[in-house]
Molecule: Bacterial RNase P class A
Organism: Halocynthiibacter styelae
RNA sequence: GUGGAUGGCCGGAUGACCGCGGGGCCUUUGGGCCGCGAGGAAAGUCCGGACUCCGGAAAGCAACGGUGCCAGGUAACGCCUGGCCAGGGUAACCUGAGGGAAAGCGCCACAGAGAAUAAACCGCCUGUCAUCUGACAGGUAAGGGUGAAACGGUGGAGUAAGAGCCCACCGCGGGCCUGGCAACAGGACCGGCACGGCAAGCCCCACCGGGAGCAAUGCCAAAUAGGGACCGCGUGCGGCGCAAGUCGCGGGAAUUGCUUCUUCCCAGCAGGUUCGGGUUGGCAGCUAUAGUGUACUGGCGACAGUGCGCAGAGAAGAAUGGUCAUCUAUGGGGGUAACCCCGGGACAGAAUCCGGCUUACAGGCCAUCCACGCAA
Numbered sequence: 001g002u003g004g005a006u007g008g009c010c011g012g013a014u015g016a017c018c019g020c021g022g023g024g025c026c027u028u029u030g031g032g033c034c035g036c037g038a039g040g041a042a043a044g045u046c047c048g049g050a051c052u053c054c055g056g057a058a059a060g061c062a063a064c065g066g067u068g069c070c071a072g073g074u075a076a077c078g079c080c081u082g083g084c085c086a087g088g089g090u091a092a093c094c095u096g097a098g099g100g101a102a103a104g105c106g107c108c109a110c111a112g113a114g115a116a117u118a119a120a121c122c123g124c125c126u127g128u129c130a131u132c133u134g135a136c137a138g139g140u141a142a143g144g145g146u147g148a149a150a151c152g153g154u155g156g157a158g159u160a161a162g163a164g165c166c167c168a169c170c171g172c173g174g175g176c177c178u179g180g181c182a183a184c185a186g187g188a189c190c191g192g193c194a195c196g197g198c199a200a201g202c203c204c205c206a207c208c209g210g211g212a213g214c215a216a217u218g219c220c221a222a223a224u225a226g227g228g229a230c231c232g233c234g235u236g237c238g239g240c241g242c243a244a245g246u247c248g249c250g251g252g253a254a255u256u257g258c259u260u261c262u263u264c265c266c267a268g269c270a271g272g273u274u275c276g277g278g279u280u281g282g283c284a285g286c287u288a289u290a291g292u293g294u295a296c297u298g299g300c301g302a303c304a305g306u307g308c309g310c311a312g313a314g315a316a317g318a319a320u321g322g323u324c325a326u327c328u329a330u331g332g333g334g335g336u337a338a339c340c341c342c343g344g345g346a347c348a349g350a351a352u353c354c355g356g357c358u359u360a361c362a363g364g365c366c367a368u369c370c371a372c373g374c375a376a
Stems, first nucleotide, its partner, number of pairs: 001372010012327007020037002023034004039347001043358002046356005051213004056261001058260005064209005069083005084098001085096004099204002104202002106198003121144002123140007152170005171193001172191003176187004217284004227275005236249005250266005289311001291310008331342004
């Protein structure tokens, strides 16, 4: 200098005037003063929670759903950090839906002889017949072909030709030793060695999971129809009591299903199905927190602890705007410099609130790392 990889940052500011929303103080209730007012993703609604309500949100089993290497972090997670392994890349780095294929079932189109207890198309070797170069029998899977993939690979020895038939190394399997918390890695030894892939096919294994959601929910005011229809095993037995009632048995109901337990009901009851009516008003929930910056300590790190600071949109069909002026983050051009000129935007708009992930982004900036080239 060129190309690449990873991480982070900016993407506007100030003043005046006018307008809008809400907060605090004062007030003669007319208003006055002060200060505040949309993001890094507010987006997607994909995860996890805080918070609110629900009586079966009780226990167990099942169903259903989610996650899937190891160790940590966190309120928690399917997130983050650090490692291991596999694949891609010269590398920096990137990606991983990363447990199990001898528990079982299933799939691998077409091509090909044959696709997992497979197989002989071409070919090679031996024998017989023939001599027009073919036919038949046997052996073979090293060479060639088909295919995404062909039942280990390379080399040697051996053979009629071949083949783990045998040998060496690699691969694979087994247990042992060493290192590591572990996932795993390495070493030596034994074994000619089981028969590929797919589980983002069903499945098996381990762990996790109550439901609904701020249109949750609570209060005030107001109004209506304390509404209609249907279903509902059956309306029981015994004790105490004058009775009301109460206790037990029995029966029924309430959960996605079953069992136990708990609660309710015993009559037009508990409960279930369905049709319809009223309330579209106001207040609260509504914003200071698992918040954020920095220093120190511990840690490879995510992060944790301690100290010192900083920070207030809360609308309600939904405000956060317009004009003017100046500057200008960053950029381009000219100039030795001072300085001058140009331009000044991308994605995009809070609605209960947080922690993540994913997606979008004009124009730029910073840091570190890798490769190549050149110079000293």